Notes
This is a predicted structure of a 158-nucleotide RNA (c-di-AMP riboswitch aptamer (ydaO/yuaA leader)) from Kitasatospora sp. MMS16-BH015.
[in-house]
RNA sequence: CCGUGGGCACUACCGAGCUCUGUAACGGCAGGAGCGGGGGACCCAGGUCAGUACGCCGUCCGGACACGUCCGGGCGGCUUGGGGUGAAGCCGCAUUCCGCGGCCGGGCAUCUCCAGCCCGAACCCGACAGCUCACCUCGUCGGCGUCGGAGAGGAACA
Numbered sequence: 001c002c003g004u005g006g007g008c009a010c011u012a013c014c015g016a017g018c019u020c021u022g023u024a025a026c027g028g029c030a031g032g033a034g035c036g037g038g039g040g041a042c043c044c045a046g047g048u049c050a051g052u053a054c055g056c057c058g059u060c061c062g063g064a065c066a067c068g069u070c071c072g073g074g075c076g077g078c079u080u081g082g083g084g085u086g087a088a089g090c091c092g093c094a095u096u097c098c099g100c101g102g103c104c105g106g107g108c109a110u111c112u113c114c115a116g117c118c119c120g121a122a123c124c125c126g127a128c129a130g131c132u133c134a135c136c137u138c139g140u141c142g143g144c145g146u147c148g149g150a151g152a153g154g155a156a157c158a
Stems, first nucleotide, its partner, number of pairs: 011145001013143002019032005034140006044130001055078010081128001082125004089103005104120005110152005
């Protein structure tokens, strides 16, 4: 100097994801506070003008029957309909490689502007949910390193 592994401390970034208490233990568990999410009235919005309505599979029960099956209900499962968290969407081409372009959305140490650099995933619910007071309920993980210019503002030290 280069590469690799581990520990501690400090300082940031994405994000709701921080902090306190108890317990014998820096674990685990339980609880509180803060922050975040879901369900959930009137009103409003939306749909229908009629129940001919609500996907698929399995199983059980009841009924009908032309004995092939059909209808309804319970239970279990599935995901194409629909919905949720999230910035993570829309459109057009081209496809069979998941690619190109446009619009739009998000991030980069308080805010705005300019410049530059990135991201546009993933997961969940399970036929079902508009908003929504009271009320009910859930989460509090994980991943990681930016340091350009101008203005405004704030904080700290002395």
The model forms 92% of the base pairs in the Rfam consensus.